Transfer RNA from a Pirellulales bacterium, 73 nucleotides, folded computationally. It matches the Rfam family "tRNA". Taxonomically the source falls in Pirellulales (Bacteria, Pseudomonadati, Planctomycetota, Planctomycetia). The sequence is in RNAcentral, with records from ENA.

[in-house]
């Protein structure tokens, strides 16, 4: 240096361009146990890397930039 892939709660992974961005762990608070866990209800917590376009509408589709990663030189 070319050429791809990823960027979303605390981790991890979803979201045919259309309603309130869902799950799992994980943490809280309450049951619950003799206590602890399991289990059971129930709560918090991301506007989606950054800025721009496109478009009624953008996590999503196009450009730059940024950070991480493969592959080739």
């Nucleotide at each position: 240096g070319a050429u791809c892939c990823c960027g979303u709660g605390g981790u991890c992974u979803a979201a045919c361009g259309g309603u309130a961005a869902a799950g799992a762990c994980a943490c809280c608070u309450g049951g619950g146990u003799g206590a602890c866990a399991a289990c059971c209800a129930g709560g918090a917590a991301a506007g989606u890397g950054a800025c721009g376009g496109u478009u009624c509408a953008a996590u999503u589709c196009c450009g730059u930039c940024c950070g991480g990663g493969a592959u080739c030189a």